Source information: Large-subunit ribosomal RNA, domain IV from a biogas fermenter metagenome, 338 nucleotides, folded computationally. The full RNA is in RNAcentral, with records from SILVA.
[in-house]
Context: one part of a larger RNA
RNA sequence: CUCUCUUUAAGGAACUCUGCAAAAUAACACCGUAUCUUCGGUAUAAGGUGUGCCUACCAGGGUGUCAAAGCUCUAGAGGUUACAACAAAGAGUCCCUUCCGACUGUUUACCAAAAACACAGCACUCUGCUAACACGUAAGUGGAUGUAUAGGGUGUGACGCCUGCCCGGUGCUCGAAGGUUAAUUGAUGGGGUUAGCAUUAGCGAAGCUCUUGAUCGAAGCCCGAGUAAACGGCGGCCGUAACUAUAACGGUCCUAAGGUAGCGAAAUUCCUUGUCGGUUAAAUACCGACCUGCAUGAAUGGCGUAACGAGUUGGGAGCUGUCUCAAAGAGGGAUCCA
Numbered sequence: 001c002u003c004u005c006u007u008u009a010a011g012g013a014a015c016u017c018u019g020c021a022a023a024a025u026a027a028c029a030c031c032g033u034a035u036c037u038u039c040g041g042u043a044u045a046a047g048g049u050g051u052g053c054c055u056a057c058c059a060g061g062g063u064g065u066c067a068a069a070g071c072u073c074u075a076g077a078g079g080u081u082a083c084a085a086c087a088a089a090g091a092g093u094c095c096c097u098u099c100c101g102a103c104u105g106u107u108u109a110c111c112a113a114a115a116a117c118a119c120a121g122c123a124c125u126c127u128g129c130u131a132a133c134a135c136g137u138a139a140g141u142g143g144a145u146g147u148a149u150a151g152g153g154u155g156u157g158a159c160g161c162c163u164g165c166c167c168g169g170u171g172c173u174c175g176a177a178g179g180u181u182a183a184u185u186g187a188u189g190g191g192g193u194u195a196g197c198a199u200u201a202g203c204g205a206a207g208c209u210c211u212u213g214a215u216c217g218a219a220g221c222c223c224g225a226g227u228a229a230a231c232g233g234c235g236g237c238c239g240u241a242a243c244u245a246u247a248a249c250g251g252u253c254c255u256a257a258g259g260u261a262g263c264g265a266a267a268u269u270c271c272u273u274g275u276c277g278g279u280u281a282a283a284u285a286c287c288g289a290c291c292u293g294c295a296u297g298a299a300u301g302g303c304g305u306a307a308c309g310a311g312u313u314g315g316g317a318g319c320u321g322u323c324u325c326a327a328a329g330a331g332g333g334a335u336c337c338a
Stems, first nucleotide, its partner, number of pairs: 001333008010324002014322001019319001027051005036041001038158001052080004057076001059074005081085001093317004099311001100309002105117002121156007133142003159304004164234003169231002171227005178222003189211005196203002235253005262296001263293001274290005
C1' cells in the first nucleotide's frame, strides 16, 4: 500500500445516479391489526407485551391401573437472582405510492432475468379422413390406432367494462358474361430445290424443305361482389354568440373513411423545467389535475384491476462510518529496508 473483518464520541443519508454497501429486523406465546378486495386474501399487515430458575400452592390434560401411586405436559398463582433470562449460534426491516406484466413458470451456458417468452382464457382461419399440415426422390411415416367438444396455423393474453368508422390499395374467399391468353392444331401466303415448257429473259406441277401463323384453346390477369380479432388506414381551410375569449353553429375543398369510448406532458410531449395543486427551507424528480395528443387509442387490443414480482418511480419510519471526518484494532497478501 492493498484485501477480509471488528469497534467508534456527537450527528444520522448531510453521502450518492441510487441508502450502493453496511447497520438494523429476526424465535415462540399472547394481545392487536388499516386500506383495498376477485371475499380467498392483503396479514407474520402495522404496532405492542412476555420468555430464566424455585414451589411441601392451585387447575386441567396425556400415560398408567381394578383403583392408585408414579412419570409427563400445559395454564394460573406465589417466590427468587443478575446490567441483561429466544442471555451463544441460527431465524422477516417495515409502511405509503407510480408504471409494467394478471398469476406459478421460461430466457441471452460465460457482461442483460426483464416490462422480453410462455401461460390459462378469447378470437379468426384451414381441415369430412387416403383430413389439413409436416418430413421424405419414393415407398412410407408423423398427425392418430385421433375424427370438427378433433387436429393444424395465426393473433391477442387471467378477470372486469369494452372493442367504434373505413373494403379505395394489398391479401384472401366467391363469381362467371365479356376482354386477354400457353402448349396444341396448322388455314393462307411467301421462299429454296427441279420433272417439264420455252429456248431470249424466264415460267414452273408433284414431292421434299425453310418460313408465315387463320382457327381451336384452361387457369391466371382485367372484370363483379364479399371480407378488417385479414395487412392496414382513420383530413384541411374560413367565418360566427350583446366585454373579451371560445365556438354548440355555418360555408367550402378533399377522402375508402376522416379517430368513437377511453386514456393523455404518458415506458408515447419536440417546444418543456408546459400550467395549476401537493410533497421540500429549497424539487428539471414524484404524485394529483388540465388538454395546446410535434407524433394516444381500441385483440398491431383500449381502459381499469385484488393478489403476485431478486422488475420499476417517488416519499416516509427505523437503522447505521454512506457521509460531516476520520480513528483504533485483528488477520491475509505484495513490495521496500534491516
Source information
It matches the Rfam family "Bacterial large subunit ribosomal RNA".